[in-house]
Context: one part of a larger RNA
RNA sequence: GGCGCAUGGUGGAUGCCUUGGGUCUGAGAGGCGAUGAAGGACGUGGUAAGCUGCGAUAAGCCGGGGGGAGCUGCACACAAGCUAUAUAUCCCUGGAUUUCCGAAUGGGACAACCUAAUUACUUGAAGAGUAAUUAUCCGAAAGGAAGCCAACUCCGAGAACUGAAACAUCUAAGUACCGGAAGGAAAAGAAAAUAAUAAUGAUUCCCCAAGUAGUGGCGAGCGAAAAGGGAAGAGCCCAAACCGGGGUGGCGUGCUGCCCCGGGGUUGUAGGACCGCAUUUAGAAAGCAUUGUCAAGCAGAAUUAUCUGGAAAGAUAAGCCAUAGCAGGUGAAAGCCCUGUAAGCGGAAAUCAAUGUGGACGAGCGGUAUCCUGAGUAGCGCGGGACCGGAGAAAUCCUGUGUGAAACUGCCAGCACCAUCUGGUAAGGCUAAAUACUCCUCAGACACCGAUAGUGAACCAGUACCGUAAGGGAAAGGUGAAAAGCACCCCGAACAGGGGAGUGAAAUAGAACCUGAAACCGUGCGCCU
Repeated sequence: GGCGCAUGGUGGAUGCCUUGGGUCUGAGAGGCGAUGAAGGACGUGGUAAGCUGCGAUAAGCCGGGGGGAGCUGCACACAAGCUAUAUAUCCCUGGAUUUCCGAAUGGGACAACCUAAUUACUUGAAGAGUAAUUAUCCGAAAGGAAGCCAACUCCGAGAACUGAAACAUCUAAGUACCGGAAGGAAAAGAAAAUAAUAAUGAUUCCCCAAGUAGUGGCGAGCGAAAAGGGAAGAGCCCAAACCGGGGUGGCGUGCUGCCCCGGGGUUGUAGGACCGCAUUUAGAAAGCAUUGUCAAGCAGAAUUAUCUGGAAAGAUAAGCCAUAGCAGGUGAAAGCCCUGUAAGCGGAAAUCAAUGUGGACGAGCGGUAUCCUGAGUAGCGCGGGACCGGAGAAAUCCUGUGUGAAACUGCCAGCACCAUCUGGUAAGGCUAAAUACUCCUCAGACACCGAUAGUGAACCAGUACCGUAAGGGAAAGGUGAAAAGCACCCCGAACAGGGGAGUGAAAUAGAACCUGAAACCGUGCGCCU
């Protein structure tokens, strides 16, 4: 030195575990903010560095409800206390307090700081203090706005990589990113619709139609709609004509221009005004009342013995409950030990729901001479864009620019255009539900993970650390059933480490603590060289 056996060190794999995650489901909630938010700074405890809570009333103060023997958070120590049958701690709910910064708002500033004015007060004074007020915009005022917030929604603005096996039209994609606005949903919405010789009857969403019709350097690709079947279901209000009133101007005593208010009126089988005739009755919302709903919480059945063992829930034997054999815990594996579970009970305000009350608005027949029915609009030219449709034979929709109608014997659409026919009535507005999403709350589930996994984060993690900054971003879980966490003695310089003793089922479970693989490093013995 090699090999073998044995036994250690180191190391932290593996196994087992789970406080944490992942993905969903069902309910709820869908906002907070000048009554100062979100987020922070600084304080606050007997000792108090951190976290949590709270705010100079500072791990808390007051009221109401619950609860019932212990309590002074994490946090296991000492000290000092509270409470014990109801005023402790604790839980729910309402209120009070709530420093400074922050939209931050008296002015300023390098956030958590500096510094004013006015009024009142501190007997007076002070370069001192206390309280209140003092930003901007909108509004006549009352009052409102601002700032924050995960996704969903709408509007505006809008890429490139990429694909086309290169690349320019095209694609990616109206995606990402950016800006604005809002709601619990948003948007859309009561036909100038779809259809086709028959009809349907607002919108939205799903299935299907269908990868079809189409479009496309007819390449890559892109890609409908109707019909059919479902979810849901709801319809309405103005403008105008006409009537009345008011203001104001013109002409000059009743006409007219404009503006405002009230009535009237709202549609395509045209309707309404106007004229004539008739006049009653279904039914919303707010508000109010009643009932129910919602907190902490209450109560909740049924098992013993023997054996093994450190420990029984295991085994054996004999029982019991069950509208409860979901689950978790207890010294191993418990329906009957504990917490619970099923079925019940209780219950304030607010909320929501139902019922009643309430009562805006709303309805008919006939006539048709006259009047009204949304204008810089529709349409058209040019230039863009949206549609399945890339300018095409290109309808339809939007509009930057230029033009520019008709008026119910009207006008628009039915994929150039024209005719017939059919459907509708633009150029004003509102509208629940079915649909989308989940920062958040409660309950539950999983052929999801189990500490190099699962969130970046099971642990004091967006921390430590890195970077001027924007930003990047870790590692790190497990003694034991219970600290019973090794009194006492010894070696040692020792508050290091160890040997005894003791605890414990176990200490090769001793805190560098479950198990404890391999690499790596030893020790002893045997054999070989």
Predicted 3D model of a 529-nucleotide part of an RNA (large-subunit ribosomal RNA, domain I) from a soil metagenome. It matches the Rfam family "Bacterial large subunit ribosomal RNA". Its family is annotated with ribosome and structural constituent of ribosome in the Gene Ontology. The RNAcentral record of the full RNA draws on MGnify.